RNA sequence: UUUUUUGAGAGUUUGAUCCUGGCUCAGGAUGAACGCUAGCGGUGUACUUUAGGUAUGCAAGUCGAACGGUCCGAGUUUACUCGGGCAGUGGCAGACGGGUGAGUAAUACGGAGGUACUUGCCCUCGGGUGGGGAAUAGCCUGCUGAAAGGUGGGGUAAUACCGCAUAAGUCCGACCUAGUCGGACAAAGGGCAUAACUGCCCGCCGGAGGAGAGGCCUGCGUCCUAUCAGCUUGUUGGUGAGGUAACGGCUCACCAAGGCUAUGACGGGUAGCUGGUGUGAGAGCACGGUCAGCCACAGGGUCACUGAGACACGGGGCCCACACCUACGGGUGGCAGCAACCAGGAAUAUUGCGCAAUGGGCGAAAGCCUGACGCAGUGACACCGCGUGAAGGAUGAAGGCUUUCGGGUCGUAAACUUCUUUUCUAAAGGAAGAUAAUGACGGUACUUUAGGAAUAAGCACCUGCAAACUACGUGCCAGCAGCCGCGGUAAUACGUAGGGUGCGAGCGUUAUCCGGAUUUACUGGGCGUAAAGAGUUUCGUAGGCGUCUUUCUGCAUCUUGUUUUAAAUCCCAAAGCUUAACUUUGGAAAAGAACAAGAGAUGGGUAAGAUAGAACUAGGUUGGGGGUGCUGGAACUCCCGGUGGAGGGGUGAAAUCCGUUGAUAUCGGGAAGAACACCAAGGGCGAAGGCAGGCACCUAGGCCUUAGUUGACGCUGAUGAACGAAAGCUAGGGUAGCAAAAGGGAUUAGAGACCCCUGUAGUCCUAGCCGUAAACGAUCCCUACUAGUUGCCCCAAUUUACUUUGGGGUGGCGUAAGCUAACGCGUUAAGUAGGGCGCCUGGGGAGUACGGCCGCAAGGCUAAAACUCAAAGGAAUUGACGGGGAUCUGCACAACCAGUGGAGCAUGUGGUUCAAUUCGAUACGAAGCGUAGGACCUUACCUGGGCUUGACAUGCUACUGCAUACUUUGGGAAACCAGAGUAGCCUUAGAGGGUGUAGCACAGCUGCUGCAUGGCUGUCGUCAGCUCUAGUCGUGAGAUGUUCCCUUAAGUGGGGUAUAGAGCGCAACCCUUACUCCGUGUUGUAUAUCACGGAGAACUGCCUCAGUUUUACUGGGGAGGAAGGAGAGGAUGACGUCAAGUCAGCACGGCGCUUACGUCCAGGGCGACACACAUCCUACAAUCCCUACUACAACGAGUUGCGAAAGAGUAAUCUGGAGCUAAUCUCUUAAAAGUAGGGUCAGUUCAGAUUGUGGGCUGAAACCCGCCCACAUGAAGCCGGAAUUGGUAGUAAUCGCGGGUCAGCAGACCGCGGUGAAUACGUUCUCAGAUCUUGUACACACUGCCCGUCAAGCGAGGAAAGUUGGGGGUACCCGAAGCCGUUUUUCCAACCCACCAUUAGGCGGGGGGAAAAUGUUUAAGGUAAACUCAGCGAUCAGCACUAAGUCGUAACAAGGUAGCCGUUCUGGAAGGAGCGGCUGGAUCACCUCCUUU
Repeated sequence: UUUUUUGAGAGUUUGAUCCUGGCUCAGGAUGAACGCUAGCGGUGUACUUUAGGUAUGCAAGUCGAACGGUCCGAGUUUACUCGGGCAGUGGCAGACGGGUGAGUAAUACGGAGGUACUUGCCCUCGGGUGGGGAAUAGCCUGCUGAAAGGUGGGGUAAUACCGCAUAAGUCCGACCUAGUCGGACAAAGGGCAUAACUGCCCGCCGGAGGAGAGGCCUGCGUCCUAUCAGCUUGUUGGUGAGGUAACGGCUCACCAAGGCUAUGACGGGUAGCUGGUGUGAGAGCACGGUCAGCCACAGGGUCACUGAGACACGGGGCCCACACCUACGGGUGGCAGCAACCAGGAAUAUUGCGCAAUGGGCGAAAGCCUGACGCAGUGACACCGCGUGAAGGAUGAAGGCUUUCGGGUCGUAAACUUCUUUUCUAAAGGAAGAUAAUGACGGUACUUUAGGAAUAAGCACCUGCAAACUACGUGCCAGCAGCCGCGGUAAUACGUAGGGUGCGAGCGUUAUCCGGAUUUACUGGGCGUAAAGAGUUUCGUAGGCGUCUUUCUGCAUCUUGUUUUAAAUCCCAAAGCUUAACUUUGGAAAAGAACAAGAGAUGGGUAAGAUAGAACUAGGUUGGGGGUGCUGGAACUCCCGGUGGAGGGGUGAAAUCCGUUGAUAUCGGGAAGAACACCAAGGGCGAAGGCAGGCACCUAGGCCUUAGUUGACGCUGAUGAACGAAAGCUAGGGUAGCAAAAGGGAUUAGAGACCCCUGUAGUCCUAGCCGUAAACGAUCCCUACUAGUUGCCCCAAUUUACUUUGGGGUGGCGUAAGCUAACGCGUUAAGUAGGGCGCCUGGGGAGUACGGCCGCAAGGCUAAAACUCAAAGGAAUUGACGGGGAUCUGCACAACCAGUGGAGCAUGUGGUUCAAUUCGAUACGAAGCGUAGGACCUUACCUGGGCUUGACAUGCUACUGCAUACUUUGGGAAACCAGAGUAGCCUUAGAGGGUGUAGCACAGCUGCUGCAUGGCUGUCGUCAGCUCUAGUCGUGAGAUGUUCCCUUAAGUGGGGUAUAGAGCGCAACCCUUACUCCGUGUUGUAUAUCACGGAGAACUGCCUCAGUUUUACUGGGGAGGAAGGAGAGGAUGACGUCAAGUCAGCACGGCGCUUACGUCCAGGGCGACACACAUCCUACAAUCCCUACUACAACGAGUUGCGAAAGAGUAAUCUGGAGCUAAUCUCUUAAAAGUAGGGUCAGUUCAGAUUGUGGGCUGAAACCCGCCCACAUGAAGCCGGAAUUGGUAGUAAUCGCGGGUCAGCAGACCGCGGUGAAUACGUUCUCAGAUCUUGUACACACUGCCCGUCAAGCGAGGAAAGUUGGGGGUACCCGAAGCCGUUUUUCCAACCCACCAUUAGGCGGGGGGAAAAUGUUUAAGGUAAACUCAGCGAUCAGCACUAAGUCGUAACAAGGUAGCCGUUCUGGAAGGAGCGGCUGGAUCACCUCCUUU
């Protein structure tokens, strides 16, 4: 520089992340179908289903120049000639063309070769075409049959048939094989011209060659299934014969016993094959409709004939099924040709025109035939092209939709103005296709003229993927949905509308194929934990792969060339239809196959050698390697004996159990079986399983060292063989301990368990079986390479020694590099490479069913599908949680004090009741709460009675000299209704303001939704937390900071630190209080008290000691001080959580009511009462009660008020009215305490409920339903079960006082002061909280998740007594037609022989043929026993799915008995227990090892 021009992703698992992995979507395509819609043209294309059945018409005929006749016509005339037809004989063609894809997995097809063969018509060459004969259709005439037809007799022709002659040649045979000899074999004539010879043309016979066509053979390629592993008897081969055009077991006789198969035979299923088509970047994958090549078939089977060619779609025979005709005797038929019809189906066209073109058959030709073909018709079925108008046009019209009511949008869109005519309509002209004639298409294409915007737009979608949004309706309904998903009253997801987006005469949907999907991975994947390394490999077959040097070869491999891979298609370039689709012409073309030539690297082969792999010999060494035999001590149990005398044993606690017939304990003796303490150690050996007292014998392996030997002998390893824990099985032994099952005792709601007491199989041995485990390093074997460091074991060398080095094995760590999704791995790889094997492909169903193999059984190995889900899963992250761990805090526990729970009463709540008991709050965080005070009012509830623009606001219209206030009548419970009267407005006098009435807008609602909301509040919690910026680490979610150590009330502070800083919280700032000082000061007054306003003071600041690495800080002591370690108290409440509470405090979206769910009034209710709960009060008494006397406060309140003195009354209270708008007056005597007296342990001089009577106060009103006083009455209750509350100092306890609410009503609430304690060892436990860490299957976050039985519904598959059907074979019976063979009962013109006769002929025989019979073979049919594949099937067992069923709680945290794997037993169920194994177990301790110092 040129060429090649070529590859996109997204959604969905999670709280979030990365990965694995499936599902789904966007693209293209179709012989399509369906829905809605539809103007035109061109080119293509159209039964994919029943190879189901077919009415009707057509699809194969032609030749008179092969033949005899016959009919018609013409001419000439009686006999010919010419012309036109016709049935028959004869020839050629009906084997092509056209249809279909049933069968066929190889007698097929594709591609490449081969030859033992054939070939009509056609071409070329050369040879021949002589002379005879006998019949037979038609025709004439009989018989017969319904018909189809059949059958006699008579006569006739040929290019029909038969001899003879000839033989260039061909074929056959023999031989002395360049050849010679012998034998066999032909034929047809016709037409035209000519007076005739003769010529020409078309034929005929034999031969050679060709072209084209066909037959047969060989290698290669060609779907799924091994849950099809063995198949085969003409089977494999040979000899001989037959047969064929030809080779051949093609057929037959005999002989031999072969042949195929894991590179998949045989069987089963499916299927016509190819060129090509679709898709794809490609490799591939899927398909084989139209067109073209080949094959197969012609109603289902079978058979041959004719012929060059058929075992023949529109020919024949026979059987079967079906249909039609029939006189019932018998006949006829085959649309998978073109149209058409019926049926089937989601679905696929005209009973059209023409031989004008192209092609085919016959003919010498004219010509005839041709549903091949050319055209037209139907279908938007596909591709392509065109159109439905163009320019201007803002008042941004009307109308629709929407709206924040301003507007926005449909929208230059329309109207309107101007213009154009593709298309359309009408008229006129009018082709090419034809090279002389002939044009179905067709008066078509095309052209011209006229007319007039005229005739012409829909479909789908609008949550994301994926372009495009609003309103209304609906309310988990109706519905949508490709996936995720949407819909439960504000739906961009349903339905409709407006608007928008996309495509457009189409648009969507459905179905199918490819793609995306690297999701079967050749290109191009994986296997530690996601699915996946078989339990092992010392054993090993096939196969695959394999060290170094040399020679030869040239199989693989590579290069070059030739041939081929039909045409069409694809690609490129042109050309023709106005363009395009379409068509035509030319070119190019990869890969494959075969052949030829060459190369000699690499792999293979051959031959020779080598030694590095491998093995062997020699020497040494190591070990729980294996097997057999012998043997030892300790312990448990049992037996015997002694001592001894009441318990023992067991557990969380107990009991069952053993024991006075002497246990347990202890001593001595004996028996038996099993296992081997210490050594002992991630130490050793072995392939794995596994292997442990000692000794001996037998036996196998590894390692090291040095020399030698062999000389690639190697690696891996499908099928196979062997080994293989525990449990289990069979037979025989043995049985001490332990211990499934079983029994008993406990625990428990239950306890088929965990715990305890017993206890049988089993555990042990021998012989056999089983063949599985979390058989694990969850990591296949071999070889090579790639930093280190540090242990242990074995061997060798070295060193005096300490050591050092080499080889092999076994561990730890590791930011070497590298790999990994991460965790992690890292010379013992999960790194980098090579070789071989095994395995995986979403979850469940299921390691299951069926089938097969193995096993005594249990069961094992192999191993699906239907159906169902959109996930299942791995690693890591942040939280939350744990009957996990560590640390810490809190009146959390503990210690102490006083209570509650028991009684009575008060108040609230639940429940019940009621006409109504209005409503809300309802774990902590509702329940003396909203309610700081329900007789009416309040009031929202109930009953009854009224009003309807309204009790209240604003506006409009009309009318109204009306308003308004007061008085009053009637009805009434009142509200209200119906009236009467009195007083009395402004003004410009007309209207207005104002008022009322009527009407319209609207008011009104304590009606609903606190899960539509605002605001406010509660709670965790006054807990110490919650975050951000920049940086850094990690693929990422995230981490770091904020972790660690010390400390604090505190994420308070300090130190350290890949972090450096910052914010909201903490603290401080604010208020009250304790102290001092200053100032001011009336109503107070004491210079001191008090009030108000300021200032100061406290900061571990100072000293000392101790702790800590220093500091921070903490502790002890001290000074000073009113106060000492935030002095005390309050206000102050981070990010957030609980869809926490409130629509009834208020506000507010939406919805609902409107003569009522609004509003007014009277009465009632909110106060009920078997009961349950919560919070108070008062008590139960002597630390008390009663009476009398006598002290000391503080906070507050007051004019519709507080109310003094004084007086009355037992008292409540009344009279009274001073003073006070308050440091002035009043409420206001505080009580407990103190002093004195009485009571003396009792239901009392305790306690005061309840009830009766009489009063007082407030208020229209005190019955339901207020408070107070006096007298009388005198209940329960004698300190309170389980359980539970508050409090750490001026606190608890106790005592009274004030205030708010309020006409009146306080045991409640909010405040105030008086008196005034006890205790805290401490953090084990309970509860709550904080931080770190750990596990997790949780994330709505443990009130989580989740397992199994049972019950219900539904679905698919399995088993099943049986039953029904299909398929291919086997055996036997029967056996049509036909071919072949045999026989000779019958028949026959040609040729030969004999005889008679010789004009013609007759008769007999031979040869040949036909018929018949029979035999072999065989279709169909029948019988039988099996096999195989399906359908149905009572019932049975399991499985899947289904908002709220039952029983338990197995798993996830130490899941409350760690879990899981294999196996055995057992149980309603999850499950439990025994034996062996694993960590994919938390926690604590110990040991070993490692890292750092």